[in-house]
């Protein structure tokens, strides 16, 4: 330098272009308990960035950023 793959909550994963992005674990609060844990109830939390297409984009197109892999170069 070229090509390929990936990026969604703190973590691991869903969501075929169509309503207000869902779950598990983790976290917080409450109740219970002498206290803690387990178990129960409730709550908060995310589409990497910009642009485009579209009535409508997490999803499609272009560019960028970051991570991983393969190849090239040895002036």
């Nucleotide at each position: 330098c070229u090509c390929c793959c990936c990026a969604u909550a703190g973590u691991u994963c869903a969501a075929u272009g169509g309503a207000u992005a869902g779950a598990a674990c983790a976290a917080a609060u409450c109740a219970c308990u002498c206290c803690u844990a387990a178990g129960g109830a409730u709550u908060a939390g995310a589409u990497c960035c910009c642009u485009u297409u579209u009535c409508g984009a997490a999803u499609a197109a272009g560019g960028g950023u970051g991570g991983g892999g393969a190849g090239g170069c040895c002036a």